Predicted 3D model of a 73-nucleotide RNA (transfer RNA) from bacterium K02(2017).
RNA sequence: AGGUCGGUAGCUCAGUUGGUAGAGCGGCGGUCUCCAAAACCGUAGGUCGCAGGUUCGAUCCCUGUCCGACCUG
Numbered sequence: 001a002g003g004u005c006g007g008u009a010g011c012u013c014a015g016u017u018g019g020u021a022g023a024g025c026g027g028c029g030g031u032c033u034c035c036a037a038a039a040c041c042g043u044a045g046g047u048c049g050c051a052g053g054u055u056c057g058a059u060c061c062c063u064g065u066c067c068g069a070c071c072u073g
Stems, first nucleotide, its partner, number of pairs: 001072007010025004019056001027043005049065005
């Protein structure tokens, strides 16, 4: 320098032939308990790496760019 894959909630990761984003763990509140843990119930939390473009509508398609892993030279 070129190429492939990835970047989504605090963490680990789903998701979508384009239709308004979810799980587990963790956090907070409650039930239970003498107290706590466990269990159960509820709840908050995300400009989907960034910037443009296409579209009525983009996490998804296109372009550029940043970061990480790997491959080629």
Rfam family: tRNA. Rfam describes the family as follows. Transfer RNA (tRNA) molecules are approximately 80 nucleotides in length. Rfam links the family to the GO term triplet codon-amino acid adaptor activity. By type it is a transfer RNA.